[in-house]
RNA backbone atom coordinates (compact mmCIF):
# COMPACT_ATOMS: atom_id res chain seq x y z
C1' N A 1 0.00 0.00 0.00
C1' N A 2 -4.25 -3.65 -1.17
C1' N A 3 -8.37 -7.00 0.50
C1' N A 4 -11.85 -8.86 4.20
C1' N A 5 -14.19 -8.46 8.93
C1' N A 6 -15.45 -5.41 13.03
C1' N A 7 -17.05 -0.58 15.73
C1' N A 8 -24.26 -0.47 19.86
C1' N A 9 -24.58 0.89 28.06
C1' N A 10 -18.68 0.28 32.44
C1' N A 11 -17.71 -5.14 30.18
C1' N A 12 -19.54 -9.28 26.80
C1' N A 13 -22.99 -9.15 23.00
C1' N A 14 -28.28 -9.04 20.47
C1' N A 15 -31.04 -5.95 17.27
C1' N A 16 -32.18 -7.48 8.39
C1' N A 17 -35.65 0.62 7.41
C1' N A 18 -40.56 2.69 11.82
C1' N A 19 -39.46 5.87 19.51
C1' N A 20 -32.54 1.11 21.18
C1' N A 21 -32.36 -4.34 24.28
C1' N A 22 -30.28 -8.68 27.27
C1' N A 23 -26.64 -10.87 30.65
C1' N A 24 -22.92 -9.35 34.04
C1' N A 25 -21.36 -4.98 36.67
C1' N A 26 -23.38 -0.35 39.44
C1' N A 27 -27.22 2.33 43.02
C1' N A 28 -31.45 1.61 46.17
C1' N A 29 -35.32 -1.59 48.55
C1' N A 30 -36.93 -6.67 50.52
C1' N A 31 -34.84 -11.16 52.60
C1' N A 32 -30.08 -12.01 56.81
C1' N A 33 -27.55 -10.52 63.44
C1' N A 34 -24.16 -9.53 59.23
C1' N A 35 -22.19 -11.17 54.44
C1' N A 36 -23.25 -14.12 50.29
C1' N A 37 -27.29 -16.11 47.44
C1' N A 38 -32.22 -14.94 45.81
C1' N A 39 -36.29 -11.32 44.51
C1' N A 40 -37.77 -6.28 43.06
C1' N A 41 -36.96 -1.17 41.38
C1' N A 42 -33.72 2.26 39.00
C1' N A 43 -29.75 4.88 36.65
C1' N A 44 -26.57 4.51 32.63
C1' N A 45 -26.54 5.31 24.83
C1' N A 46 -25.15 12.07 20.13
C1' N A 47 -25.64 3.29 18.10
C1' N A 48 -17.09 5.60 16.26
C1' N A 49 -17.15 10.46 12.82
C1' N A 50 -18.86 13.03 8.30
C1' N A 51 -21.72 13.13 3.95
C1' N A 52 -25.47 10.81 1.01
C1' N A 53 -30.21 7.62 -0.17
C1' N A 54 -35.17 7.61 2.11
C1' N A 55 -41.31 10.24 4.52
C1' N A 56 -38.14 7.84 8.12
C1' N A 57 -31.24 5.13 9.06
C1' N A 58 -28.09 1.40 14.57
C1' N A 59 -29.63 -1.04 9.86
C1' N A 60 -28.51 0.83 2.90
C1' N A 61 -24.25 3.65 -0.06
C1' N A 62 -19.40 6.57 -0.01
C1' N A 63 -15.17 8.47 2.63
C1' N A 64 -12.42 8.66 7.18
C1' N A 65 -10.64 7.09 12.53
C1' N A 66 -9.81 2.79 15.81
C1' N A 67 -9.32 -2.66 16.33
C1' N A 68 -8.52 -7.82 14.22
C1' N A 69 -7.00 -11.17 10.17
C1' N A 70 -4.84 -12.07 5.28
C1' N A 71 -1.74 -10.46 1.01
C1' N A 72 2.35 -7.48 -0.73
RNA sequence: GGGCGUUUAGCUCAGCGGUAGAGCACACCCUUUACAUGGGUGAGGUCGCACGUUCGAUCCGUGCCGCGCCCA
Transfer RNA from Reyranella soli, 72 nucleotides, folded computationally.
The RNAcentral record of the sequence draws on Rfam.
The coordinates come from a structure-prediction model, not an experiment, and the mean pLDDT is 84.
The organism belongs to Reyranella, within Bacteria.
Its Rfam family is "tRNA". The family's RNA type in Rfam is transfer RNA.